[in-house]
RNA sequence: GUAACUCUGGAGAAACUCGUUUACGGGGGCCGAAGGGGCAACAUGGGGCGCGAGCCCUAUGAAUCUCUCAGGCAAAAGGACAGAGAAGA
Numbered sequence: 001g002u003a004a005c006u007c008u009g010g011a012g013a014a015a016c017u018c019g020u021u022u023a024c025g026g027g028g029g030c031c032g033a034a035g036g037g038g039c040a041a042c043a044u045g046g047g048g049c050g051c052g053a054g055c056c057c058u059a060u061g062a063a064u065c066u067c068u069c070a071g072g073c074a075a076a077a078g079g080a081c082a083g084a085g086a087a088g089a
Base pairs, nucleotide, nucleotide: 005085006084007083008082009081016027017026018025019024029073030072031071035069036067037066038065042061043060044059045058046057047056048055049054
């Protein structure tokens, strides 16, 4: 220093409607910050061409961007991310 762990903070979107066993299902409407997918004017590697400057092909690489599969739209739970913490590997 990193991962896990503990504590604290932590947004968005209808307690819409129908059924109903109160916890779920249907209907359309919506959200992005569990997870997941996608994208490169750029960067790096490889190959080829060229005297050279450079050109072409290919592979890899991101997010709070984007999609809305999953998840979510009262409370609860969850929650990217941030701060703090102790011991050990």

Model confidence (mean pLDDT): 76 of 100. This is a predicted structure of an 89-nucleotide RNA (Glycine riboswitch aptamer) from a mouse gut metagenome. Of the family's consensus pairs, 85% are formed in the model.